[in-house]
Context: one part of a larger RNA
RNA sequence: CGUUGGAGAUUUGCGGGGACCUGACACUAGUACGAGAGGACCGUGUUGGACCGACCUCCGGCCAGCCGGUUGUCCCGCCAGGGGCACGGCCGGGUAGCCGCGUCGGGUACGGAUAAGUGCUGAAAGCAUCUAAGCACGAAGCCAACCUCAAGAUGAGAUCUCCAUUAGGGUCGUUGAAGACGACGACGUCGAUAGGCGGCAGGUGCACGGGCGGUGACGUCCUCAGCCGAGCCGUACUAAUCACCCGAAAGU
Numbered sequence: 001c002g003u004u005g006g007a008g009a010u011u012u013g014c015g016g017g018g019a020c021c022u023g024a025c026a027c028u029a030g031u032a033c034g035a036g037a038g039g040a041c042c043g044u045g046u047u048g049g050a051c052c053g054a055c056c057u058c059c060g061g062c063c064a065g066c067c068g069g070u071u072g073u074c075c076c077g078c079c080a081g082g083g084g085c086a087c088g089g090c091c092g093g094g095u096a097g098c099c100g101c102g103u104c105g106g107g108u109a110c111g112g113a114u115a116a117g118u119g120c121u122g123a124a125a126g127c128a129u130c131u132a133a134g135c136a137c138g139a140a141g142c143c144a145a146c147c148u149c150a151a152g153a154u155g156a157g158a159u160c161u162c163c164a165u166u167a168g169g170g171u172c173g174u175u176g177a178a179g180a181c182g183a184c185g186a187c188g189u190c191g192a193u194a195g196g197c198g199g200c201a202g203g204u205g206c207a208c209g210g211g212c213g214g215u216g217a218c219g220u221c222c223u224c225a226g227c228c229g230a231g232c233c234g235u236a237c238u239a240a241u242c243a244c245c246c247g248a249a250a251g252u
Base pairs, nucleotide, nucleotide: 001152005163006162007161008160009159010158011157015149016148017147018146021049022048023047024046025045026044027043033038051106052105053104054103055102059100060099061098062097066093067092068091069090070089071086072085073084074083075082076081111143112142117137118136119135120134168246169245170244171243172188173187174186175185176184193239194238195237196235197234198233199232200231202228203227204226209222210221211220212219213218
């Protein structure tokens, strides 16, 4: 821009894409078969591998400053306690989130048309013949079935509701498991959208200061302390103010 008024929802599915894999074991059954040795079809069940998708309860990884320990040095006048720098200085842990090595799920079944092949009926050709007319079966393959995109499907579809008193959309702001930017989602005081604050979860692992013990390093008690990113619940304290822009045909 189009889809022949303009919107907001919900859809149909022309067509496209994805997926499509496979082992072992057990039962049937030591049955059929076979002198024996051996050993099934058909049909069922169980459990795996690789691959694909989703997710983070569990297991595991990262978690750049969330907590702790610790070395050197400089600084906060000194002590104590801290801060900077040294690969995050090094080391030990680690929530959310993102992940796999983790968890869950998937390939089934049914149907249609067929291939090789197997047949029925059957002439040409009094017979025979699956084929010439006709008919029936028959694959992990094909078409559907499953998941997904999808009306620019210009063949532009459908349904519901709203609108000339506009409906609706945008700008702007607070933002998000959304995101390069646009876009998409939530919210904007009739408000929990983000921050703050409170509580909880969770992580570190017992703060500062003081008491007691020890010459001291240090131990111990107050103390499951103190501190704390992203999580959950709550709470208008802060910021989402005010407002502006776009916005319809035929017809009359």
Background:
This is a predicted structure of a 252-nucleotide part of an RNA (large-subunit ribosomal RNA, domain VI) from a Muribaculaceae bacterium. Taxonomically the source falls in Muribaculaceae (Bacteria, Pseudomonadati, Bacteroidia, Bacteroidales).